[in-house]
RNA sequence: GGGUUAGUGGCGAAAUGAUAUCGUGUCGGUCUCCAGAACCGAAGUUGGGGGUUUGAUUCCCUCCUAGCCCA
Numbered sequence: 001g002g003g004u005u006a007g008u009g010g011c012g013a014a015a016u017g018a019u020a021u022c023g024u025g026u027c028g029g030u031c032u033c034c035a036g037a038a039c040c041g042a043a044g045u046u047g048g049g050g051g052u053u054u055g056a057u058u059c060c061c062u063c064c065u066a067g068c069c070c071a
Base pairs, nucleotide, nucleotide: 001070002069003068004067005066006065007064010024011023012022013021018054026042027041028040029039030038047063048062049061050060051059
């Protein structure tokens, strides 16, 4: 330099055009002498920018980051 895969709460993942969800963690509550477990609730997320569309995590362009392959 060329090709290819990926980027989603703190962490690990799902969602392929129509309310962004699950596990775990964090915080609060119930329970308990206290803690843990269990149960209930809450906060928090689509790598940046632009485009297409009534509507984008999803489709297109570009940039950034990481892995792999070729030179």